[in-house]
RNA sequence: UCUUAUCCAGAGAGGCGGAGGGACCGGCCCUGCGAUGCCUCGACAACCUGGGUUGGUUCUCGGCGGCGUGGAUCUUGGAGCCACCGAAGACGAGCUAAUCCAAGGUGCCAAUUCCGACAGAAGGAUGUUCUGGAAGAUGAGA
Numbered sequence: 001u002c003u004u005a006u007c008c009a010g011a012g013a014g015g016c017g018g019a020g021g022g023a024c025c026g027g028c029c030c031u032g033c034g035a036u037g038c039c040u041c042g043a044c045a046a047c048c049u050g051g052g053u054u055g056g057u058u059c060u061c062g063g064c065g066g067c068g069u070g071g072a073u074c075u076u077g078g079a080g081c082c083a084c085c086g087a088a089g090a091c092g093a094g095c096u097a098a099u100c101c102a103a104g105g106u107g108c109c110a111a112u113u114c115c116g117a118c119a120g121a122a123g124g125a126u127g128u129u130c131u132g133g134a135a136g137a138u139g140a141g142a
Base pairs, nucleotide, nucleotide: 001142002141003140004139005138006137007136012041013040014039015038016037020030021029022028025116026115027114042109044107047105048104049102050101051100052099053098054097055096056095057094058093059092062091064089068084069083070082071081073079074078113135118132119131120130121129122128
């Protein structure tokens, strides 16, 4: 930098330090009752990751099993053996969906990404509501 998913849920204490911070612009907020930041511990969440259950699908490869056909052998009761075919089934494997558990890699712990900005619709008063987009944040991949 590109692609893609999510962004109205959730979750704070202590220490350091001392003036700004909430990305940008406008608004509105937080902040010497100590912000932003850094460190420690704790939490939240479940994107990646690992595992379980259930379902779907494929089988290229593999073996299992049963049905069938043929052959030879025997003690003629049938039995096992060999070869071929091989529906349904189930195993295993791959992919995938839902759901549950864990928490290794990230992330996150004021306000919906704090709200808006651009376009459209409703409505009509610059206001308001809704939809989409842009920008941004985070994950995964390149």
Annotation: This is a predicted structure of a 142-nucleotide RNA (SAM riboswitch aptamer (S box leader)) from a soil metagenome. RNAcentral holds the sequence, with entries from MGnify. The prediction has a mean pLDDT of 75.